[in-house]
C1' cells in the first nucleotide's frame, strides 16, 4: 500500500420540494343584503355575503392530490450459489470396441425441472447536478472515519 469481490428490477414507506391539481390570499365581474353622498328618486361610492373568471397575480413556515424517493428502509419477483431428487432430446468428458471413420455403455459434469437454504456488514461531510423543483435520488459503499 494495492487487487477483487457487495444481482437486478417492481411496488410501497420514511423524506422531498412546487410542474399540474386544489387550497388560501389578491384582483375583476354579477346578483343579493346593509349602508353614505347627492345637483334628488336618476346617479356615484363603501362594506358583507354567495358564485363565476384570471397565473399575460402571489403563497409550499398549504393538511393534501399529481410528481421524485433510499448502498446503509419493507415486501415481492428475479439472480447467483451450495445440498438433495427427478429427467435426458444435445454438448464435453471417462471407459470398452476399432486402422480411420464411427459406433457402444452406462458412469461423470454441462443444459432443464422440483424442493430447502445462503446472499453477511455497512460511521458518513461540504461541494455539484437533473428534473417544475428539492431530497436519504445521481456524483456516492465517493472524500474521509472507524
Nucleotide at each position: 500500500g494495492g487487487a477483487a469481490a457487495a444481482u437486478g428490477c417492481u411496488u410501497c414507506u420514511a423524506g422531498g420540494g412546487u410542474u399540474c391539481c386544489g387550497g388560501u390570499c389578491u384582483u375583476u365581474c354579477a346578483c343579493u343584503g346593509c349602508u353614505g353622498g347627492u345637483u334628488c328618486c336618476g346617479c356615484c361610492g363603501g362594506c358583507a355575503a354567495u358564485g363565476g373568471a384570471a397565473u399575460c397575480g402571489a403563497c409550499g413556515c398549504c393538511u393534501g392530490g399529481u410528481c421524485c424517493g433510499a448502498g446503509a428502509g419493507a415486501a415481492g419477483c428475479u439472480c447467483a450459489u451450495u445440498c438433495a431428487c427427478c429427467a435426458u432430446u444435445c454438448c464435453g468428458g471417462a471407459g470398452c470396441c476399432c486402422u480411420c471413420a464411427g459406433g457402444u455403455c452406462c458412469c461423470c459434469g454441462g443444459c432443464g425441472g422440483u424442493g430447502a437454504g445462503u446472499g453477511g456488514c455497512a460511521c458518513g461531510g461540504a461541494g455539484g447536478g437533473a428534473c417544475a423543483a428539492a431530497a436519504g435520488c445521481c456524483c456516492g459503499g465517493g472524500a474521509g472515519a472507524c